[in-house]
This is a predicted structure of a 75-nucleotide RNA (transfer RNA) from a Candidatus Jorgensenbacteria bacterium. The RNAcentral record of the sequence draws on ENA. Model confidence (mean pLDDT): 81 of 100. Lineage of the source: Bacteria > Bacteria candidate phyla > Candidatus Joergenseniibacteriota.
RNA sequence: GGGCGUUUAGCUCAGUGGUAGAGCGUUGCAUUCACAUUGCAAAGGCCGCAGGUUCAAUCCCUGCAACGCCCACCA
Numbered sequence: 001g002g003g004c005g006u007u008u009a010g011c012u013c014a015g016u017g018g019u020a021g022a023g024c025g026u027u028g029c030a031u032u033c034a035c036a037u038u039g040c041a042a043a044g045g046c047c048g049c050a051g052g053u054u055c056a057a058u059c060c061c062u063g064c065a066a067c068g069c070c071c072a073c074c075a
Base pairs, nucleotide, nucleotide: 001071002070003069004068005067006066007065010024011023012022013021018055026042027041028040029039030038048064049063050062051061052060
């Protein structure tokens, strides 16, 4: 330098155009003498960044960035 993939909640991941979800974790309440377990509830993200298409974009297109893999180059 070329190609491919990934980027969504604190973590791991769903979500293939119509106001963003799960598990774990966190907080509160109940249960317990207490802890754990269990049950219920809550908080928490405008989806890497910037443009474009569209009535409407996490989703389609372009550029950039970060990370990973392969190839090439150098020596």